The prediction has a mean pLDDT of 80. Transfer RNA from Weissella cibaria KACC 11862, 82 nucleotides, folded computationally. It was read from a public genome assembly. The organism belongs to Weissella cibaria, within Bacteria. Its Rfam family is "tRNA". It is annotated as a transfer RNA.
């Protein structure tokens, strides 16, 4: 150097042909249960905001009425090629 894949709440992970971004599970909090705990229910759990506001899919642009999705450029990581 060159060519592929991958990057989404604290962790894994879904989002179908471009149309509700975060379901669904782990972890965390509260509470039920318990004589106390496991275990099981239940209910909260992406960040900001008085707010039902606003923002956000690695970064920065771009195309579109609308972009996690398509297009450029870049970064990280993992795999081939030389």
């Nucleotide at each position: 150097g060159c060519c592929g894949a991958u990057a989404u709440g604290g962790c894994g992970g879904a989002a179908c042909u471009g149309g509700c971004a975060u379901a669904c599970g782990c972890a965390g909090c509260g509470g039920a249960c318990u004589u106390a705990a496991a275990a099981u229910c239940c209910g909260u759990c992406c960040c900001u905001u008085a707010a039902u506001u606003g923002g956000u899919u690695g970064u920065g642009g771009g195309u579109u009425c609308g972009a996690a999705u398509c297009c450029c450029a870049c970064u990280a990581u993992c795999g081939g090629c030389a």